[in-house]
Context: one part of a larger RNA
RNA sequence: GAGUAACGAGAAACAGGUGAGAAUCCUGUUCGCUGAAAGUCCAAGGUUUCCUGAGCAAGGCUCGUCCGCUCAGGGUAAGCCGGGACCUAAGCCGAGGCCGAAAGGCGUAGGCGAUGGAUAGUCGGUCAAAAUUCCGACGCUACCUAUUAGCAUUUGAGCGAAGGGGUAACGCAGGAAGAUAGACUUGCCUGUCAACGGUAUGACAGGUUGAAACACUUAGAAGGAUGGUUUAGGCAAAUCCGGACCAUUGAUAACUUUGAAGUGUGAUCAGGAGUUCCUACGGGAACGAAGAAGUUGAUUCUCUACUGCCAAGAAAAACCUCUAGCAAGGUGAUAGGUACCCGUACCCCAAACUGACACAGGUGGACUGGAUGAGAAUUCUAAAGCGAGC
Numbered sequence: 001g002a003g004u005a006a007c008g009a010g011a012a013a014c015a016g017g018u019g020a021g022a023a024u025c026c027u028g029u030u031c032g033c034u035g036a037a038a039g040u041c042c043a044a045g046g047u048u049u050c051c052u053g054a055g056c057a058a059g060g061c062u063c064g065u066c067c068g069c070u071c072a073g074g075g076u077a078a079g080c081c082g083g084g085a086c087c088u089a090a091g092c093c094g095a096g097g098c099c100g101a102a103a104g105g106c107g108u109a110g111g112c113g114a115u116g117g118a119u120a121g122u123c124g125g126u127c128a129a130a131a132u133u134c135c136g137a138c139g140c141u142a143c144c145u146a147u148u149a150g151c152a153u154u155u156g157a158g159c160g161a162a163g164g165g166g167u168a169a170c171g172c173a174g175g176a177a178g179a180u181a182g183a184c185u186u187g188c189c190u191g192u193c194a195a196c197g198g199u200a201u202g203a204c205a206g207g208u209u210g211a212a213a214c215a216c217u218u219a220g221a222a223g224g225a226u227g228g229u230u231u232a233g234g235c236a237a238a239u240c241c242g243g244a245c246c247a248u249u250g251a252u253a254a255c256u257u258u259g260a261a262g263u264g265u266g267a268u269c270a271g272g273a274g275u276u277c278c279u280a281c282g283g284g285a286a287c288g289a290a291g292a293a294g295u296u297g298a299u300u301c302u303c304u305a306c307u308g309c310c311a312a313g314a315a316a317a318a319c320c321u322c323u324a325g326c327a328a329g330g331u332g333a334u335a336g337g338u339a340c341c342c343g344u345a346c347c348c349c350a351a352a353c354u355g356a357c358a359c360a361g362g363u364g365g366a367c368u369g370g371a372u373g374a375g376a377a378u379u380c381u382a383a384a385g386c387g388a389g390c
Stems, first nucleotide, its partner, number of pairs: 012030006031387004039367004045347002049345001050074006059067002079140002081343004086117002091112003097106003121138005141339009151329001158326002163322004171309004177302003182296005187208007209270002213265004220258004224249008233241002274287005310313001353362002369381003
């Protein structure tokens, strides 16, 4: 220079409280902003930032009684959610092996490896802080034991490969039908409203809800189905798959597979607007109404479907089946029991991740109500969240 520039997009006002101290903390009443987000839930990443009590040196672009700051204490509960005790992809490792002065490189068998496949739980309640994990209710999966009823014991019940076959098993685009979630309206229930012209057969506000599972089973969708004989194939075998032939039946059928939704049970349960009582004013306890009909309607489900197209769209396990083989017990029902390890707090378009910062940048996925509208645009708004640290 200079007490100058700046104090990082932005709406606050008032009252009460706390306190040594208040524009800045808490509470309340108005006002304003976002609302395909500036709301909610996850993945990644962070790693205690979460909750409670105490505090104000420093950090906070001002202040500070406040804080993602400091100190102390507390908090993350799983057979079913995610990962492992299952499977494989790219890629990586790699017994032997090949190559190479050495170090090492490549790679068979084999293994590891999710961003994919397989796989049994829903609703409600609850803490200051956790919940598909705790609690309640109703379920399901695997295995073990007991009881019981069939079946079987070499005339073989049942199990069954590290083997064979099937399946799993897949692209993009498009359109239709059915259905649901959701939304809206009416009816019903509860509450409030007669101060001032009207209105009480009225107006306004709120509510009108429930899962998995099991049983019945639907709109649909796909495949022709069944039986017999035979067989140089499927590295051995096969009753399985494939090939050949024959018979029966059939084309809107039957059978098999698949299948949203719906109805019933679940539920004499839960939840429920509200009412009453208590209160340390944070909240807590008890009771608890209605619970129907219509309209609309998805980007969700049926659908890994159907139709079209060319660029022709993973693998393995689970599962089914076949034998090789094992074989004396095994199946159903009921009852009882067992069920390991890791994650689980909190932030997550952000003041907690990534940008040296409490930084106008960047960051994958799911939900996303109402009015307007073709629309996830636009503008307004509900729930919810904020008023951005001078």

This is a predicted structure of a 390-nucleotide part of an RNA (large-subunit ribosomal RNA, domain III) from Halanaerocella petrolearia. It matches the Rfam family "Bacterial large subunit ribosomal RNA". Its mean pLDDT, the model's own confidence on a scale to 100, is 83. Taxonomically the source falls in Halanaerocella (Bacteria, Clostridia, Halanaerobiales, Halobacteroidaceae).